Source information: The prediction has a mean pLDDT of 82. Predicted 3D model of a 72-nucleotide RNA (transfer RNA) from an uncultured Elusimicrobia bacterium. It was read from a public genome assembly. Its Rfam family is "tRNA".

RNA sequence: GGGCCGCUAGCUCAGCGGUAGAGCAGUUGACUCUUAAUCAAUUGGUCGAAGGUUCGCUCCCUUCGCGGCCCA
Numbered sequence: 001g002g003g004c005c006g007c008u009a010g011c012u013c014a015g016c017g018g019u020a021g022a023g024c025a026g027u028u029g030a031c032u033c034u035u036a037a038u039c040a041a042u043u044g045g046u047c048g049a050a051g052g053u054u055c056g057c058u059c060c061c062u063u064c065g066c067g068g069c070c071c072a
Base pairs, nucleotide, nucleotide: 001071002070003069004068005067006066007065010024011023012022013021018055026042027041028040029039030038048064049063050062051061052060
């Protein structure tokens, strides 16, 4: 220098154009002598950035950033 993949909640990851979800973690309550476990409820997101396409984009297109792999 070239090619490919990834970037979404604190963490690990879903989500193939129509109001963004799960598990774990956190908070509150129940239970318990207490803790843990269990059960119930609940908080938490500028979807890496900018621009474009579209009635409408996490999703499609372009550029850039970060990380990984391969080629040279």